[in-house]
Context: one part of a larger RNA
């Protein structure tokens, strides 16, 4: 001198940042990933309209029918859930940092380039019929649609095979352009009267973004852990992966690694950084940002362009719940909350208004990310708690050498002033330069410019005005030495202090109290832990 603190006495505001360090303990409840109707079949709720009927003299109520419109619950499809957001168990590792390599690689969305969409088929889920089950859920049977599905066609700069050329390298090789054979593609949809136009679908090539591998160097202790090791160490052929590989296997060789510490065991998320220190060097890894891992514990695969998937599926295992006992549900290390555990750590808050993400043509929906607000002196900065002037140096208190002096003290009282913060009454932002709706001009036809109207959770906040009034706002530790700062009482080795000396056994500046006093000060002290 720092801290994610705590503990004890004390507390006036503000801004900024922080807040389960322990039980990766076990969770009620609600919320955190949905969105397209400009892909579909439909239409269960709403709303229009039409049609028919009932009641009324009629407006008009009401009943029933129609997917015909708005639009939509559920379904099919599409895209997205692999981002966001937790938390740090596990890992000592190519896991993280740095620096290279990939001629061994993959990339949905998003840019450019080129090219292409011609014809068919057959399902199935909702819906309706029927059933099983206590539920979860399931089963049968008929019925229709697609940007689901699936054939056929065309097609190369893509895939495979052959055939020989140029050029290069870093060893295995790489590019390139040619000429013959074979595979292998699509889907539509909106606007408009149309013409046409927008947005989608296929394919190949490159870009960019993301990812995946290898490899040198860096990475905590113990040797009271000295051998370790059988897919092990290599080959040679195969599988398999986007790809290289003992990554798997089959056969063959018998190698590989260690005192420059293998193997073992203990401990640990890496790192930018952060504390300290003059620095070398110690110590840390909380917020925040980058990378990893893990998502109740243990396998494992499926979708997919990407996950061996926190709020996906399967199995197995504890645990908690429902049940008609057959048989089912769940996963807060998301954001609030709760119970345990501890010395200890917030609200079952508000808002999509901005930034940002995911779907959508757009409006817009969604968003516990995010932005606000609420609690908590737990840090750090600021700001107050008044200022001048005032000596009879009052009164009390306290101490002395006591008719007297010192001190507490310019302190107070009193005058004069200010009014920050507080309180009270008014006024009121900026965050939106943006965005969105309508109109309109420009032109480079999707862009930029104007105009109107409209979008603010926080908030009536922050500021800012005006009003009253010094009015409402001081503490805690310490005074023997180290260390700033003394005295009387009481106590009598007791009762106590203490961080080291050490202090108290009758005149303790060391205990306790009282005066004074120092020293930080909305805080001080104490504990702990690091330098």
């Nucleotide at each position: 001198g720092a801290u994610g603190a705590a503990c004890g006495c004390u507390a006036g505001c503000g801004a900024c940042a922080g807040g389960c360090c322990u039980a990766a303990c076990a969770c009620a409840u609600g919320c955190a990933a949905g969105u397209c109707g400009a892909g579909g079949g439909g239409c269960a709720g709403c709303g229009a309209a039409g049609a028919g009927g009932u009641a009324g003299c009629a407006a008009u109520a009401c009943c029933u029918c129609u997917g015909u419109c708005g639009g939509c619950g559920a379904c099919c499809g599409g895209c997205g859930c692999a981002c966001g957001g937790g938390u740090g168990a596990g890992u000592a590792a190519c896991a993280c940092g740095u620096a290279u390599g990939c001629a061994a690689u993959c990339c949905a969305c998003c840019u450019g380039u080129a090219a292409c969409a011609g014809g068919g088929g057959g399902a199935u889920a909702a819906c309706c019929c029927g059933g099983a089950g206590a539920a979860a859920u399931c089963c049968g049977g008929a019925c229709c649609a697609a940007u689901a599905c699936c054939c056929c066609a065309u097609a190369a700069u893509a895939u495979g095979g052959g055939c020989g050329c140029u050029c290069c390298g870093c060893a295995u090789g790489g590019a390139g352009a040619g000429c013959c054979c074979a595979u292998u593609a699509a889907a539509g949809a909106g606007a408009g009267c149309a013409a046409u136009u927008u947005u989608g679908g296929u394919u190949a090539c490159a870009g960019a973004c993301g990812a995946g591998c290898a490899u040198g160097c860096g990475c905590u202790c113990c040797a009271u852990u000295a051998g370790c090791c059988a897919g092990u160490u290599g080959g040679c052929g195969g599988g398999g992966u986007a790809a290289c590989g003992g990554c798997c296997c089959a056969c063959c060789a018998a190698a590989g690694c260690g005192a420059c510490g293998a193997u073992g065991g203990a401990u640990a998320g890496g790192g930018g950084u952060u504390c300290u220190g003059a620095g070398a060097g110690g110590a840390a890894g909380g917020u925040c940002c980058c990378c990893c891992a893990c998502a109740u514990u243990g396998g494992a695969a499926c979708u997919g362009a990407g996950a061996c998937a926190c709020g996906g599926u399967c199995c197995a295992a504890a645990c908690u719940c429902c049940u008609a006992c057959g048989g089912g549900a769940g996963g807060c290390a998301g954001c609030a909350g709760u119970g345990a555990g501890g010395a200890a750590u917030a609200u079952u808050g508000g808002u999509c208004a901005a930034u940002g993400g995911u779907c959508g043509g757009c409006a817009g929906a969604c968003u516990g990310a995010a932005c606000c607000a609420g609690c908590c002196a737990a840090g750090u900065c600021g700001c107050g708690u008044g200022a001048g002037g005032g000596a009879a140096g009052a009164c009390g208190g306290c101490c002395c050498u006591a008719c007297g002096g010192g001190u507490u003290g310019u302190a107070a009282a009193c005058c004069u002033c200010u009014u920050u913060u507080g309180u009270c009454g008014g006024a009121g932002a900026g965050u939106a330069a943006a965005g969105u709706a309508c109109g309109c001009u420009a032109c480079g036809u999707g862009u930029a410019g104007c105009g109107u109207a409209u979008u603010g959770c926080a908030a009536g906040u922050a500021u800012c005005c005006g009003a009253a009034g010094a009015a409402a706002a001081a503490g805690c530790a310490u005074c023997g030495g180290c260390u700033a700062a003394c005295u009387c009482c009481g106590u009598g080795c007791c009762a106590g202090c203490a961080g080291c000396c050490g202090c108290g056994g009758u005149a303790a500046u060391a205990c306790g109290g009282a005066g004074g006093a120092u020293g930080c000060a909305a805080g001080c002290g104490u504990u702990a832990u690091c330098c």
Model confidence (mean pLDDT): 86 of 100. This is a predicted structure of a 531-nucleotide part of an RNA (small-subunit ribosomal RNA, 5' domain) from an uncultured bacterium.